[in-house]
Context: one part of a larger RNA
RNA sequence: GGCAUACGGUGGAUGCCUUGGCACCAGGAGCCGAUGAAGGACGUGGAAGGCUGCGAAAAGCCUCGGGGAGCUGCCAAUCGAGCUGAGAUCCGAGGGUGUCCGAAUGGGGAAACCCAACCGGAGUCAUGUCCGGUUACCCGCAUCUGAAUCUAUAGGGUGUGUGGAGGGAACGCGGGGAAGUGAAACAUCUCAGUACCCGUAGGAAGAGAAAACAACCGUGAUUCCGUGAGUAGUGGCGAGCGAAAGCGGAUGAGGCUAAACCGUGCGCGUGUGAUACCCGGCAGGGGUUGCGUGUGCGGGGUCGUGGGACCUACUGGAUCGGUCUGCCGGCUGGUCGUGGAGUAAGAAAAUACUGUGGUUAGCGGAACGUGUCUGGAAAGCGCGAGCGUAGAGGGUGAGACUCCCGUACGUGAAAGCCCGGUAUCUCCAUGGGUAGUUAUCCCAAGUAGCAGCGAGCCCGUGAAAUUCGCUGUGAAUCUGGCGGGACCACCCGCUAAGCCUAAAUACUUCCUGGUGACCGAUAGCGGACUAGUACCGUGAGGGAAAGGUGAAAAGUACCCCGGGAGGGGAGUGAAAGAGUACCUGAAACCGUGUGCCU
Numbered sequence: 001g002g003c004a005u006a007c008g009g010u011g012g013a014u015g016c017c018u019u020g021g022c023a024c025c026a027g028g029a030g031c032c033g034a035u036g037a038a039g040g041a042c043g044u045g046g047a048a049g050g051c052u053g054c055g056a057a058a059a060g061c062c063u064c065g066g067g068g069a070g071c072u073g074c075c076a077a078u079c080g081a082g083c084u085g086a087g088a089u090c091c092g093a094g095g096g097u098g099u100c101c102g103a104a105u106g107g108g109g110a111a112a113c114c115c116a117a118c119c120g121g122a123g124u125c126a127u128g129u130c131c132g133g134u135u136a137c138c139c140g141c142a143u144c145u146g147a148a149u150c151u152a153u154a155g156g157g158u159g160u161g162u163g164g165a166g167g168g169a170a171c172g173c174g175g176g177g178a179a180g181u182g183a184a185a186c187a188u189c190u191c192a193g194u195a196c197c198c199g200u201a202g203g204a205a206g207a208g209a210a211a212a213c214a215a216c217c218g219u220g221a222u223u224c225c226g227u228g229a230g231u232a233g234u235g236g237c238g239a240g241c242g243a244a245a246g247c248g249g250a251u252g253a254g255g256c257u258a259a260a261c262c263g264u265g266c267g268c269g270u271g272u273g274a275u276a277c278c279c280g281g282c283a284g285g286g287g288u289u290g291c292g293u294g295u296g297c298g299g300g301g302u303c304g305u306g307g308g309a310c311c312u313a314c315u316g317g318a319u320c321g322g323u324c325u326g327c328c329g330g331c332u333g334g335u336c337g338u339g340g341a342g343u344a345a346g347a348a349a350a351u352a353c354u355g356u357g358g359u360u361a362g363c364g365g366a367a368c369g370u371g372u373c374u375g376g377a378a379a380g381c382g383c384g385a386g387c388g389u390a391g392a393g394g395g396u397g398a399g400a401c402u403c404c405c406g407u408a409c410g411u412g413a414a415a416g417c418c419c420g421g422u423a424u425c426u427c428c429a430u431g432g433g434u435a436g437u438u439a440u441c442c443c444a445a446g447u448a449g450c451a452g453c454g455a456g457c458c459c460g461u462g463a464a465a466u467u468c469g470c471u472g473u474g475a476a477u478c479u480g481g482c483g484g485g486a487c488c489a490c491c492c493g494c495u496a497a498g499c500c501u502a503a504a505u506a507c508u509u510c511c512u513g514g515u516g517a518c519c520g521a522u523a524g525c526g527g528a529c530u531a532g533u534a535c536c537g538u539g540a541g542g543g544a545a546a547g548g549u550g551a552a553a554a555g556u557a558c559c560c561c562g563g564g565a566g567g568g569g570a571g572u573g574a575a576a577g578a579g580u581a582c583c584u585g586a587a588a589c590c591g592u593g594u595g596c597c598u
Base pairs, nucleotide, nucleotide: 001597002596003595004594005593006592007591008590009589015583016548017547020519021518022516023515024514025513026512027511028510029508030507031167032166039101040100041099042055043054044053046079047078049075050074051073061095062094063093064092065091066090070083071082072081106115107114108113116135117134118133119132120131121130122129137164138163139161140160141159142158143157144156145155171202172200173199174198175197176196182189186236212219213218223250224249225248226247227246233241234240254500255499256498257444261299262298263297264296265295266294267293268292269291270290274288276289277286278285279329280328281327282326283325284324304478306443307442308441309440311436312435313434314433315432317336318335319334320333321332322331323330337430338429339428340427341426342425350424351423352422353421354420355419357418358417359416360415362411363410364409368384369383370382371381373380385402386401387391393405394404395403449473450472451471452470453469454468455467459485480495481494482493483492484491535542536541555582558569559568560567561566
């Protein structure tokens, strides 16, 4: 020195554990913000720091409820000083306070800082100083002013608005929009209208009541799921891409305008004719009130068995008023009655009462003892019982239905919120409806269509319809138009160029509950622990390591060695070979003893 073996050291694998994660399900909630958010800075306790809470009224203040004996949050003890049956601490609801920054908004600014003005107040002999409030911009509305330029307009000022601004995980809609890749290269193509950027909304959004499909039979808004179907198609007919009808389900809801026509306000044009006109008839009276056109408002009207206007006929709750005057008829407005509906569209606010409701604190809640057993400890074992609408789960010195917390079940709210109902309230109808025919009028225009160029549809320009955009051109009004995959005919379907619309659907930052052939500390979130911390980077950004004594600190009084560290006794404990470098304690690695070899 090597090998072997025994005993140690080091080290922290493994086993066991879990306070933390992961995934999913159900219910709730689905926004917050100039009444200053999200997120922060700095403060705040008797005692240094970190976390949590809170805001100069600062681990808290007030009120109303719950609860019932201790309390002054955690790391985390100790001391001090206190509070509490006149009900504290704690839990819930409502309120108060809420420094500074931040959309940040009086001005500035290198965020958490600097400097103001005006009004009111405190203080000072006075000034400085301090406190409270107001003072950004844009938009809407109202109003006052007011250029070039006479009227005007632009612009400016003031007031007012529970108007905007900023934030938020995913889901929605819109505007832009790649490449790696695949095609075994690559350019059309694909990836993909994906990622990403921007705008913007809601609790959902978008879509939506046929100018639809279908096929000679019929269906009857939209959305979502299954199927149809990897079919029909498309495609350097390569790689690939990829429908629809129909059928089966979920849900279920339909409405309002524009125009014709009537009335009326305003602008413009025209109008001296008594004959226009003032609802009709008769009589009287008035005297430009008329007519045309444009526009606003009210009525009317909303459809494809085409609809409506206009005209005619029939029919109709009560009552009061108006229509130049009187009578009749008509038209029109109000009130009552009757019927219907409602804040989901079609108009839009709020209040009260009520509930067998829900939610935000809670409360009650059955039934077991024993032992010369084992053990440190009984919940184990033995013996004998009991409860169960409760034998889910957790804890307790090992493994507890009956020890504790709970569980099944039942029960509870002063106050807030949600939901339902009723009433007040609001709106609509009655104020119209039915029938009729021919003539007249209306039925959404720089639209449809067409041409060129693009895009989107299963459809890559193709025979390419249908849909959308830009440029140019440019119709018709029901004997009108569009579609049924170029186009034409016949036939069939529908009625564009205005608007609104719940549900079925998507998602989960958040709250509550639950589940797991999910993880168990190199795993599971990056993070079980002071974690987006320490640390790195100018910055954007990157980003750790680190869990376990014991049932209970009972955390080793006292003695000895030592400067200490550390150890030996003694003591605690079931155990100290559990001693705060602490459960178990593998291997590498380092020693000591012994044996063998060199």
Molecule: large-subunit ribosomal RNA, domain I
Organism: Allokutzneria sp. A3M-2-11 16